FMN riboswitch aptamer (RFN element) from Roseibium album, 144 nucleotides, folded computationally. Rfam family: FMN riboswitch aptamer (RFN element). A reference for the family is Serganov et al. (2009), "Coenzyme recognition and gene regulation by a flavin mononucleotide riboswitch", Nature. From the family's description: The RFN element is a highly conserved domain that is found frequently in the 5'-untranslated regions of prokaryotic mRNAs that encode for flavin mononucleotide (FMN) biosynthesis and transport proteins. The sequence is in RNAcentral, with records from Rfam and Ribocentre. The organism belongs to Roseibium, within Bacteria.
C1' cells in the first nucleotide's frame, strides 16, 4: 500500500424576547438548529494531473413508531430477534439571476422536522438513552 473483519475509541444541534392564559420553551408573533455517505458549474490550493472543503429539502443512509416472526399471556398486553419492509407513519424548493447546461453558484421568498410525558396542542423542555445507529478513526493480523 492493499487485504482481511478481530479488537478499541468516536459518533446532534437548537426557545432568547413578547403576547393570551389561572396555567404554555408545547398556542400566538419573532427567534433559533440541521446526523451519516455520495454527488455538486462553487471556493481554496496546486508540480495542471490533481488534492482538500462545500447541500435539512438532489441521491441513498440511520435512529423512533408501526408491521413481521418466535415465545410468555390470552382482555389489554409483554419479552427477545429479524429486515430485500427498497417504504407503513414519512419528510421537506421554489422564484429571479449567471450561464450552453442549475437539484448544486448568487439573491430573495418559502418549507421540513419519531415516539411517550406534560396543568396547554414540542425540531428546541423531561423521557426511554450511561441506549442504539448511518458511518469516522486507530491498533492488531496477514501480504506486498
Nucleotide at each position: 500500500c492493499a487485504g482481511c473483519a478481530u479488537u478499541c475509541u468516536c459518533a446532534g444541534g437548537g426557545c432568547g424576547g413578547g403576547g393570551u392564559g389561572g396555567a404554555a420553551g408545547u398556542c400566538c408573533c419573532c427567534a433559533c438548529c440541521g446526523g451519516c455517505g455520495g454527488u455538486a458549474a462553487g471556493c481554496a490550493g496546486u508540480g495542471u494531473g490533481c488534492u482538500g472543503c462545500a447541500a435539512g429539502c438532489c441521491c441513498g443512509c440511520g435512529a423512533g413508531c408501526g408491521c413481521c416472526u418466535u415465545c410468555c399471556a390470552u382482555u389489554c398486553g409483554g419479552a427477545a430477534g429479524g429486515g430485500u419492509c427498497a417504504a407503513g407513519c414519512a419528510g421537506a424548493u421554489c422564484a429571479g439571476g449567471u450561464g450552453a447546461g442549475a437539484a448544486u453558484c448568487c439573491u430573495g421568498a418559502g418549507c421540513c422536522g419519531a415516539c411517550g410525558g406534560u396543568c396547554a396542542a414540542a425540531g428546541u423542555c423531561c423521557g426511554g438513552a450511561u441506549g442504539a445507529a448511518a458511518g469516522a478513526g486507530a491498533a492488531a493480523c496477514u501480504g506486498c